[in-house]
The RNA shown here (SAM riboswitch aptamer (S box leader)) has 115 nucleotides.
The sequence was found by an Rfam model in a public genome assembly.
RNA sequence: CUCUUAUCCAGAGAGGCGGAGGGACUGGCCCUAUGAUGCCCGGCAACCGACGAACUGAUCAUUCGUUACGGUGCCAAAUCCUACAAGGUGUAACCAACACUUUGAGAGAUGAGAG
Numbered sequence: 001c002u003c004u005u006a007u008c009c010a011g012a013g014a015g016g017c018g019g020a021g022g023g024a025c026u027g028g029c030c031c032u033a034u035g036a037u038g039c040c041c042g043g044c045a046a047c048c049g050a051c052g053a054a055c056u057g058a059u060c061a062u063u064c065g066u067u068a069c070g071g072u073g074c075c076a077a078a079u080c081c082u083a084c085a086a087g088g089u090g091u092a093a094c095c096a097a098c099a100c101u102u103u104g105a106g107a108g109a110u111g112a113g114a115g
Base pairs, nucleotide, nucleotide: 001115002114003113004112005111006110007109008108013041015040016039017038021031022030023029027081028080042075043074044073046072047071048070049067050066051065052064053063054062079107084104085103086102087101088100089099090098091097
């Protein structure tokens, strides 16, 4: 980097350093000097692991819980909303357009596995 698969409305600091940008991309809308991004410390607990429980004759699987000592991850806003397709409601009522909304897809992120 590519593929498969699961998840994405939960959770997480009035700390230190440092100084201008940041929220992937489009259009929005936001955050930011009452200091962002980043680094350190601190924290959270999603996946894998570990441990326990339920289920089972037993094991596996599954579900629930505990842990944060192990491997990753995360700590503004739902993945901040949105981009493509289809449906619904309203203005209008012929179409179009606009607003709101639902579902699916796509894109992305993270874990686990494979190449």